[in-house]
RNA sequence: CAAGUCGGCCAGGCGAUCGCAUCCCAGUAUGGGGUGAGGAAAGUCCGGGCUCCACAGGGCACAGUGCUGGAUAACGUCCAGGCGGGAGCAUAUCUGUCUGAUGCACCGCAUCAAGCAGACGCGUUACCCGGCGGAAAAGGGCCACAGAAAAGCAGACCGCCAGGUUGGUUCGCCGACCUGGUAAGGGUGAAAAGGUGGUGUAAGAGACCACCGGCGCUCGUGGCGACACGGGCGGCCAGGUAACCCCCACUGGGAGCAAGGCCAAGCAGGAGCAAGGGACGGCCCGUCCCGUUCGAGCUUCGGGUAGGCCGCUAGAGGCGGCGGGCAACCGCCGUCCCAGAUAGAUGAUCGCCGCCCCGGUCCAUGAUCGGGGAGACAGGACCCGGCUUAUCGGCUGGCUUGGGUG
Numbered sequence: 001c002a003a004g005u006c007g008g009c010c011a012g013g014c015g016a017u018c019g020c021a022u023c024c025c026a027g028u029a030u031g032g033g034g035u036g037a038g039g040a041a042a043g044u045c046c047g048g049g050c051u052c053c054a055c056a057g058g059g060c061a062c063a064g065u066g067c068u069g070g071a072u073a074a075c076g077u078c079c080a081g082g083c084g085g086g087a088g089c090a091u092a093u094c095u096g097u098c099u100g101a102u103g104c105a106c107c108g109c110a111u112c113a114a115g116c117a118g119a120c121g122c123g124u125u126a127c128c129c130g131g132c133g134g135a136a137a138a139g140g141g142c143c144a145c146a147g148a149a150a151a152g153c154a155g156a157c158c159g160c161c162a163g164g165u166u167g168g169u170u171c172g173c174c175g176a177c178c179u180g181g182u183a184a185g186g187g188u189g190a191a192a193a194g195g196u197g198g199u200g201u202a203a204g205a206g207a208c209c210a211c212c213g214g215c216g217c218u219c220g221u222g223g224c225g226a227c228a229c230g231g232g233c234g235g236c237c238a239g240g241u242a243a244c245c246c247c248c249a250c251u252g253g254g255a256g257c258a259a260g261g262c263c264a265a266g267c268a269g270g271a272g273c274a275a276g277g278g279a280c281g282g283c284c285c286g287u288c289c290c291g292u293u294c295g296a297g298c299u300u301c302g303g304g305u306a307g308g309c310c311g312c313u314a315g316a317g318g319c320g321g322c323g324g325g326c327a328a329c330c331g332c333c334g335u336c337c338c339a340g341a342u343a344g345a346u347g348a349u350c351g352c353c354g355c356c357c358c359g360g361u362c363c364a365u366g367a368u369c370g371g372g373g374a375g376a377c378a379g380g381a382c383c384c385g386g387c388u389u390a391u392c393g394g395c396u397g398g399c400u401u402g403g404g405u406g
Base pairs, nucleotide, nucleotide: 001402002401003400004399005398006397007396008395009394010393012353013352014351015350016349017348018347020036021035022034023033024032025031026030038377042388043387045386046385047384048383049382050256051255052254053253062252063251064250065249066248067081068080069079070078071077082132083130084129085128086127087125088124089123091121093119094118095117096116097115099113100112101111102110103109104108133247134246139245140244141241142240143239157186158185159182160181161180162179163178164177165176166175167174168173194212195211196210197209198208199207213237214236215234216233217232218231219230220229221228222227260310261309262308263307269301270300271299272298273297276290277289278288279287280286317336318335319334320333321332322331323330324329355373356372357371358370359369360368361367362366
């Protein structure tokens, strides 16, 4: 420098005018000043704080979680690791193909070399994924289509082998059917009950043997551990699915700021005192009506609706430094205050700078001038930690591989 791969960060800046919410100040019909969304405020999928209710102890049921160690207030999150899978890279063997060479009894075959493609195996690590306890021994269920057969002394469709019956015969044998043996070969499938070679056999088969692989038991070494490596023994050879039931271990009380608390009109109710009120009328007298056990009016009490206030935002807080830790994260010090609306404010317009495109000029990796363009996803409503999803345009770092230069 290029390619690949995995992250992190930003989410335009400044100013003017008009407008909105809230707080503060003042000389208060107003004026001035401060502050005013996010990386996801979203989905409400997990986990906590906070609040109220419930709660002797134990068990069942139900739900959730599920490799190991750590982090954390907690988690299904995060960090570090283990194991498995994928992808990439490299490599051994085999097969096919192409090219070249050599040999030969030479239109062909064989051998060798390089390239390409494929199969299988082993190794490795930039990276990606894992609902990653148990299917080997507690048990049950299921496994589409295809296929003869889909699971626990499996399975006979073709093929192979033996015997029998029978047909043909050139007497070598060929064919049909029946019975049995066989899991080597073919075929189906995602999956057919280890692989290669040999012994063996009528043909075959872990039936037996050698090597390889897997599994179980056991011993040793390393590691906190998951686990890894190595030795020995056992023919044990065992399909998948637990995101089906189930088994094992651990965890889990419920509801949520419309939580919850305070104040409290009106109406209705309880208690006490209690006689007056209305019409006619300018006023008094007067008359009439209603009420005084079914109580006007006044006082007072408890609950509590509308409404108001608190909860409400200073916090598992941001930034910087130092220290511990591989890291997630933690500790100490300093500093800062950074939305609190209640049907829900945070907007609109313009100018300059920045970004992108086109064109011109110049002293040309750039500068300058002119014109044009883009600005996403989306918005608090008690708070916080995660996850997931959406997102214009940019900036930047780690790692791997290859190349160049010193």